[in-house]
Context: one part of a larger RNA
RNA sequence: CUGGGCGUAAAGCGUGUGUAGGCGGUUUGAUAAGUUGGAUGUGAAAGCUCCCGGCUCAACUGGGAGAGGUCGUUCAAAACUAUCAGACUAGAGAGUGGUAGAGGGAGGUGGAAUUCCGCGUGUAGUGGUGAAAUGCGUAGAUAUGCGGAGGAACACCAGUGGCGAAAGCGGCCUCCUGGCCCAUUUCUGACGCUCAGACACGAAAGCUAAGGUAGCAAACGGGAUUAGAGACCCCGGUAGUCUUAGCUGUAAACGAUGUGAACUUAGUGUCGGUGGGGUUAAAUCCAUCGGUACUGAAGCUAACGCGAUAAGUUCACCGCCUGAGGACUACGGCCGCAAGGUUAAAACUC
Numbered sequence: 001c002u003g004g005g006c007g008u009a010a011a012g013c014g015u016g017u018g019u020a021g022g023c024g025g026u027u028u029g030a031u032a033a034g035u036u037g038g039a040u041g042u043g044a045a046a047g048c049u050c051c052c053g054g055c056u057c058a059a060c061u062g063g064g065a066g067a068g069g070u071c072g073u074u075c076a077a078a079a080c081u082a083u084c085a086g087a088c089u090a091g092a093g094a095g096u097g098g099u100a101g102a103g104g105g106a107g108g109u110g111g112a113a114u115u116c117c118g119c120g121u122g123u124a125g126u127g128g129u130g131a132a133a134u135g136c137g138u139a140g141a142u143a144u145g146c147g148g149a150g151g152a153a154c155a156c157c158a159g160u161g162g163c164g165a166a167a168g169c170g171g172c173c174u175c176c177u178g179g180c181c182c183a184u185u186u187c188u189g190a191c192g193c194u195c196a197g198a199c200a201c202g203a204a205a206g207c208u209a210a211g212g213u214a215g216c217a218a219a220c221g222g223g224a225u226u227a228g229a230g231a232c233c234c235c236g237g238u239a240g241u242c243u244u245a246g247c248u249g250u251a252a253a254c255g256a257u258g259u260g261a262a263c264u265u266a267g268u269g270u271c272g273g274u275g276g277g278g279u280u281a282a283a284u285c286c287a288u289c290g291g292u293a294c295u296g297a298a299g300c301u302a303a304c305g306c307g308a309u310a311a312g313u314u315c316a317c318c319g320c321c322u323g324a325g326g327a328c329u330a331c332g333g334c335c336g337c338a339a340g341g342u343u344a345a346a347a348c349u350c
Base pairs, nucleotide, nucleotide: 003322004321005320006319007304008303012318014201015200016199017198021194022193023192025088026087027086028085029084030083031082033081034080035077036076037075038074039073040072041071042069048066049065050064051063052062053061054060091191092188093187094186095184096183097182098181103177104176105175106174107173108172109171110154115149116148117147118146119145120144121143125136126135162169163168206247207246208245209244210243211242215241216240220236221235222234223233258317259316260315261314262313263312266295267294268293269292270291271290272289273288274287275286276285299306300305323350324349325348332343333342334341335340
C1' cells in the first nucleotide's frame, strides 16, 4: 500500500452553517462523453509466458510465437452513468389552520434565606469538633423582636418531564426573536444528502478594562491531627465566583456511539399533536404522527451488551486509527496580551 476497523481494545472533529468536491427520486425524447463490441494502426530492443536450439547441466544465451494499453483512428449499439430538452410528485421547501416548551436577547419586578447596620429585650457565654483549640463576647456577644442596606441564587411545582446544533437553559411579568411538531394536501417541482478548506457558536478555569462583592472560596494566616502534615477537620480570608465590553477555544465538550436515507417480529411507560369512539363534561379505549425511556424476536458482538432512538441489514459523504513508551512532547508554521492552543516528528528503549 492493500486489507481491516473506530460504544468499552488504537480510532467519530465539542457542535453547527456551508463553498469546492463526491453522491443523487419517477418518466419521455435526443446526443453519444463515459461504457460495450467489431475493424485497423501503434505498443522499439531488452524483460515476461510458451515452443525450439547453444555452452557436459543450470544460471546464461540464440531463434520463433504470444501476452502486455486509462493509446490513436474508424464503424456500430444505446441498457446504465452523463449532457441537453420536456413532463411528474412519493424527496425537499413554501402556504393555510393549530399546539407545546427552563430555546435566545432586553427591560422590569417578587418572596424566602444568609450577611451587615440601627434600635429594643436580655446575660455570660457562644461557636466549632471524633475530642479540642484558634475565633467571637461584659466596649454586652450568642438568642430573640422591629426597622434598614446590599449582593447572589430562585425552595415547593419538578418528572429516566420539556426546549436547544452542541455548550447549555428553571421565581414572576412585558417586549423583541429562532426552531420543532401536528393537521390540510393549496403551491413550487429534485430546488436534495454529505462536506476538505472557510465561517459561526462553544462549560468551567484563566486574561484585559471598568464596575460590583451578600454568601462561598484557590492563594495566604492561624488552630488542631500527625513521626512529619506542604493535606484531610476547624476559625478567618484575597483573587475569583456576579455585571458590561473584549480575549481565550479547551473538558470524561460522553450516548466515550459522525450526518442523512431506506428496510427489519413484539410489549410497556411517558411528553406534544391529530382523527375516531365515549361522556353532561371528562377519563379509560382504538388508530396514527413526532419526541423520550424501559424490556426484549431475529440478527450482531471477543464478551459486556446493542436491539426500529441498532452496536441489525444496506446505501451516500465526511472525519479518524495502524504495537507500547518517548509524546496531547521537541522544532517549525499559524493563532493568542499572556497562560497557552492547534498542526506535529525523530533518536532511543521494550
This is a predicted structure of a 350-nucleotide part of an RNA (small-subunit ribosomal RNA, central domain) from an uncultured bacterium. Model confidence (mean pLDDT): 88 of 100. RNAcentral holds the full RNA, with entries from SILVA. It matches the Rfam family "Bacterial small subunit ribosomal RNA". Gene Ontology terms of the family: structural constituent of ribosome and ribosome.